Record summary
Transfer RNA from a Candidatus Anderseniibacteriota bacterium, 71 nucleotides, folded computationally. Model confidence (mean pLDDT): 83 of 100. NCBI's taxonomy places the organism under Bacteria, Bacteria candidate phyla, Candidatus Anderseniibacteriota.
RNA sequence: GCGGCUGUAGCUUAGUGGUAAAGCACCGGGUUGUGGUCCCGGCGAUGAGGGUUCGAUUCCCUUCAGUCGCC
Numbered sequence: 001g002c003g004g005c006u007g008u009a010g011c012u013u014a015g016u017g018g019u020a021a022a023g024c025a026c027c028g029g030g031u032u033g034u035g036g037u038c039c040c041g042g043c044g045a046u047g048a049g050g051g052u053u054c055g056a057u058u059c060c061c062u063u064c065a066g067u068c069g070c071c
C1' cells in the first nucleotide's frame, strides 16, 4: 500500500427497517445478629460524519479504532 472482519451499558454479548434486550457489575430497598445468597426496584449504550427512507443499531458512502491476511 491492497483486501476481509469487528465496533451496542463499566465488562461479556443479543437485536432480519418500526419505543434497543439480557447476564455480570454498580446504586437503593427487603430478608439476615453481620456478611454472602435470594427477592424487588433503579442507573447506564448503538465509534464519528453524511446519504437513502415516513421511519436506520440494521441499507449505502466517507472516516476513526481494533484485528486477520496479502504484498
Stems, first nucleotide, its partner, number of pairs: 001070007010024004018054001026042005047063005